The prediction has a mean pLDDT of 84. Small-subunit ribosomal RNA, 5' domain from an uncultured bacterium, 520 nucleotides, folded computationally.
Context: one part of a larger RNA
């Protein structure tokens, strides 16, 4: 000097960080990813109104479901594993991928046939099924056209797609609409961005009281597989290939950037924040998908809870809040989506325990306060004393004043950008409509009784903790008698202890102080 500390004694206020290190131990409860009706079919009820009492209207084309898209692989946690299949750093891919996004090129044709939803008729305790009928899509399959990519006989093969909104003059119409205009989509193709796979060099912790280690093991040619190169995998050939410049094992650990120290050079460290890497109750697997072998997806085995009608089921907080357990030890089952981002959505918006706020913990750093000036017959009391006096001490009291934090009262900002609606202008178009820009105008605040500002009253509500033998600032007196006890180290205590206790003074530091621990 530092510290993601703990423990003692003590304690006024802000700001700002910070906060389960241990048991990757077990978890009750909410919440933590959903959204789109401008992709698609159906489609309630509670209310309430009105009835000719049969019902029929708002409710509402709402809800709640299904089918489809897109997300859901991110965001968020943790550090087990892992000594390199990993991290930094410097390249490489003529051996590779990409949804959304941007620019450009070209196209969007004509046809089927199914399943959910629904309806019936069933099984189960339940989770969830079964079976038989119908039925849309931007869901699915077939054609045709077809650029590039593939293949081969080099002129064939093969090979794609969907619509949905809004508006309309004129022309059709089966009155639904063709149809045209714009805007959002959809398909194949070049390219960009951003983000991924692979490959290499070189660098990364201890032990040689770990010296030999390897059969898919080193190569080859072939074949398969991969989005790609490769024993990445197979059959078949060789015998290689790694090692004292430390293979191989074991133990120990996630890595940078930082961060502590330090004049440095080094030494320690990987806590909050950023980047990469693995995990995800253990232990394997794959399918969906543009990416996953998937934290809140699916199978399978295992352990551990929990349901059960005993037949069979259901779960994984190492999200955020909590809980028990262990522990010296580490927080609220708060508040909003007002602002940053994210998903989807044309929008309006809905969802976001990301995030923004508050709460709690002197657990850290800063900052501020607990008054200020005058006041000696130096009061009283209190300790000491040669009993003269010394000290406590301008300290208190008293006088004059301030008016910070807190309080109480009133007052005024900043986090808000812009979004729907509406004007004006340009464009586009047949069009003044719609749409697309541009500019004017225009709702939204969780914090928050918060923060500033400004009266008012009134010194009021706010100090300790550590040490006084040397080291090291800072002494006397009593107690006590190698006893009780102090102590980092030297070392004090056995009747005059500046070293144990107490007390009175003194010194450090200050809402902190000391005391362990750790690292330089």
């Nucleotide at each position: 000097a530092a510290c993601g500390a703990a423990c003692g004694c003590u304690g006024g206020c802000g700001g700002c960080g910070u906060g389960g290190a241990u048991u990757a131990g077990g978890c009750a409860u909410g919440c933590a990813a959903g959204u789109c009706g401008a992709a698609c079919g159906a489609g309630a009820a509670a209310g309430u109104c009105c009835u000719u009492c049969g019902g029929g209207g708002c409710g509402a084309g709402u809800a709640a479901a299904g089918u489809g898209g897109c997300a859901a692989a991110a965001g968020g946690g943790g550090u087990a594993g892992u000594a390199a299949u990993g991290a930094a750093u410097a390249g490489g891919u003529a051996a590779c991928g990409u949804a959304c996004c941007c620019u450009c090129c070209a196209g969007u044709u004509c046809a089927g046939a199914a399943c959910a939803a629904c309806c019936g008729u069933u099984g189960g305790a339940a989770a969830c099924g079964a079976c038989g009928g119908c039925u849309a899509a931007u869901g699915c399959u077939g054609a045709a056209u077809g650029c590039g990519a593939u293949g081969u006989u080099u002129a064939c093969a093969g090979g794609a797609a969907a619509g949905c909104a809004a508006g309309g003059g004129a022309c059709c119409u089966u009155c639904g609409g063709g149809c045209c205009u714009u805007g959002c989509g959809c398909u194949g193709g070049a390219g960009g961005a951003g983000c991924g796979g692979c490959c290499u060099a070189u660098u990364u912790a201890u032990c040689a009281u770990u010296a030999g280690g390897u059969a898919g093991u080193u190569g080859g040619a072939g074949a398969g597989g991969u989005a790609a190169g490769a024993g990445c995998u197979c059959a078949c050939c060789a015998a290689g290939c790694c090692a004292g410049a430390g293979a191989u094992g074991a133990u120990u650990a996630g890595g940078g950037g930082a961060c502590c120290u330090u004049a440095g050079c080094g030494g320690g460290u990987g806590a909050c924040c950023c980047c990469c890497a693995c995990c995800a109750c253990c232990g394997g697997a794959a399918c969906u998908g543009a990416g996953a072998c998937a934290c809140u997806g699916u199978c399978c085995g295992g352990a551990c809870a929990c349901c059960u009608a005993c037949g069979g089921g259901u779960g994984g907080c190492u999200g955020c809040a909590g809980u028990c357990g262990a522990g010296a030890a580490u927080c609220u089952u708060c508040c909003g989506c007002a602002a940053u981002g994210g998903a989807c959505g044309a929008a309006a918006g809905u969802c976001u325990g990301a995030c923004g706020g508050a709460g709690c913990g002197a657990c850290g750093c800063c900052g501020c306060g607990u008054g200020a000036g005058g006041g000696a017959u130096g009061a009283a009391g209190g300790c000491c004393c040669u009993a003269g006096g010394g000290u406590u001490g301008u300290a208190a009291a008293c006088c004059u004043c301030u008016g910070c934090c807190a309080a109480a009262u009133g007052u005024u900002a900043a986090g808000a950008a812009u979004a729907a609606a509406g004007g004006u202008g340009u464009g586009u178009u047949a069009a003044u409509a719609g749409c697309a820009c541009a500019u004017c105008c225009g709702a939204u605040g969780a914090c928050g009784a918060a923060a500033g500002c400004a009266u008012u009253a009134g010194a009021g509500g706010a100090a300790g903790u550590c040490a006084c033998g040397g080291c090291u600032a800072a002494a006397u007196a009593c107690g006590u008698g190698c006893c009780a006890g102090c102590a980092g180290c030297c070392g004090c205590g056995g009747u005059a202890a500046u070293a144990c206790g107490u007390a009175u003074g003194u010194g450090g530091c200050g809402a902190g102080c000391g005391u362990u621990g750790u690292u330089c």